[in-house]
RNA sequence: GCCGAAGUAGCUCAAUAGAUAGAGCAACUGAAUCGUAAUCAGUAGGUUGUGGGUUUGAUUCCUACCUUCGGCA
Numbered sequence: 001g002c003c004g005a006a007g008u009a010g011c012u013c014a015a016u017a018g019a020u021a022g023a024g025c026a027a028c029u030g031a032a033u034c035g036u037a038a039u040c041a042g043u044a045g046g047u048u049g050u051g052g053g054u055u056u057g058a059u060u061c062c063u064a065c066c067u068u069c070g071g072c073a
Base pairs, nucleotide, nucleotide: 001072002071003070004069005068006067007066010025011024012023013022019056027043028042029041030040031039049065050064051063052062053061
């Protein structure tokens, strides 16, 4: 330099032939317990890597860039 993959909650990951963004773990609150842990119920937490474009509508499609990983040279 060229090609490909990935980037979503604190962490690990879903969700796409375009239609209100979810789960598990972690955190917090409560229940229960003589008390702690386990358990049960609930709450909060996201401008979906960045900019632009298409569209009534974009995590999803197009484009440029950034970061990480892999391959070729």
The prediction has a mean pLDDT of 82. This is a predicted structure of a 73-nucleotide RNA (transfer RNA) from an uncultured Bacilli bacterium. It matches the Rfam family "tRNA". By type it is a transfer RNA.